[in-house]
RNA sequence: GCGGAGGUUGCCGAGCGGACAAAGGCGCUGGCUUGAGGGGUCAGUCCCGUAGGGGUUCGGGGGUUCGAAUCCCCCCCUCCGCACCA
Repeated sequence: GCGGAGGUUGCCGAGCGGACAAAGGCGCUGGCUUGAGGGGUCAGUCCCGUAGGGGUUCGGGGGUUCGAAUCCCCCCCUCCGCACCA
């Protein structure tokens, strides 16, 4: 350089243009259970709010669309194969 696959929440990892603050798991926090620990179980776990509700998010930037994690373009990064060098 060419081709392919990928980048999503603290981590892993799902995600058809609308059901999405985004499955599930791990971790963490709290409750119950226990003498205690572990285990089990329930709830919570982006931000603000007592709540109703509001706000901001999917590597970065644009675009299409009523609506984008999802489609298109440019760029960055990672992995695999090939090529190149030796």
The RNA shown here (transfer RNA) has 86 nucleotides and comes from Candidatus Alkanophaga volatiphilum.
The sequence was found in a public genome assembly.
It matches the Rfam family "tRNA". Rfam classes the family as a transfer RNA.